[in-house]
This is a predicted structure of a 93-nucleotide RNA (SAM riboswitch aptamer (S box leader)) from uncultured Membranihabitans sp. The coordinates come from a structure-prediction model, not an experiment, and the mean pLDDT is 82. Its Rfam family is "SAM riboswitch aptamer (S box leader)". From the family's description: The SAM riboswitch is found upstream of a number of genes which code for proteins involved in methionine or cysteine biosynthesis in Gram-positive bacteria. RNAcentral holds the sequence, with entries from MGnify.
RNA sequence: UAUACAGAAGGGCGGAGAGAACAGGCUCAAUGAAACCCUAGCAACCGCUGUAGAUAGAAAGGUGCUACAUCCUGCCAAGAAAUUGGGGAUAUA
Numbered sequence: 001u002a003u004a005c006a007g008a009a010g011g012g013c014g015g016a017g018a019g020a021a022c023a024g025g026c027u028c029a030a031u032g033a034a035a036c037c038c039u040a041g042c043a044a045c046c047g048c049u050g051u052a053g054a055u056a057g058a059a060a061g062g063u064g065c066u067a068c069a070u071c072c073u074g075c076c077a078a079g080a081a082a083u084u085g086g087g088g089a090u091a092u093a
Stems, first nucleotide, its partner, number of pairs: 001093004009039004017028003022074004040066003045062002048057003070089001075086004
């Protein structure tokens, strides 16, 4: 600086936690959480191909990701409220 309403899961191992941290809620979990491993897949940031370029295409490679869902609230503004907008934080490149 850009993006974050889309997309994509099975197995092994493990044995009680998990959804980033704190608080409150909500949700998932012994019909097996996290972590780790294998395979498969999704996406298309880098890279690749074409083009003068905007950009288009593909998916060998480097990353990332594959419950709901960046789960909500926390700060500011509007509003009677529901809620909406912004910010912040976080994640990835």